The RNA shown here (c-di-GMP-I riboswitch aptamer) has 81 nucleotides and comes from a Nitrospirota bacterium.
Rfam family: c-di-GMP-I riboswitch aptamer. Rfam's curators write: GEMM was predicted in a large-scale screen for bacterial structured RNA regulatory elements.
Of the family's consensus pairs, 95% are formed in the model.

RNA sequence: CCACCGAAAGGGUAAAACCUGUGUAAACAGGUGACACAAAGCAACCUGCCCCGGAGCUUUAGGGGUAGAGGGGCUGCCGAA
Numbered sequence: 001c002c003a004c005c006g007a008a009a010g011g012g013u014a015a016a017a018c019c020u021g022u023g024u025a026a027a028c029a030g031g032u033g034a035c036a037c038a039a040a041g042c043a044a045c046c047u048g049c050c051c052c053g054g055a056g057c058u059u060u061a062g063g064g065g066u067a068g069a070g071g072g073g074c075u076g077c078c079g080a081a
Stems, first nucleotide, its partner, number of pairs: 005079002012037002017032006035068001041074002045071003048066005054060002
C1' cells in the first nucleotide's frame, strides 16, 4: 500500500410511532423521535415486494414506488487484532 476484517476514537445515517404537507395510491418531503446500520453513501440494471392501471379474466402491456429485501455496478471515513 492492497484485500479481507470491524476493536477504538471522532463524526454520520435514522426504523416504528406522532404532527404538517404532496400524491388516486404505493409512497415521498419536512419536524419530533431512535429500532438499528461500516456503506442504512449514490444509482432502479436483474430478481422480489407494494401501488395505479389498458386489455383481459386471474394472466398480461404500460406507468409509479421500494436501495432499511437479495444480487450486481460506482464511490467512500478511521486502522486495533
The coordinates come from a structure-prediction model, not an experiment, and the mean pLDDT is 85.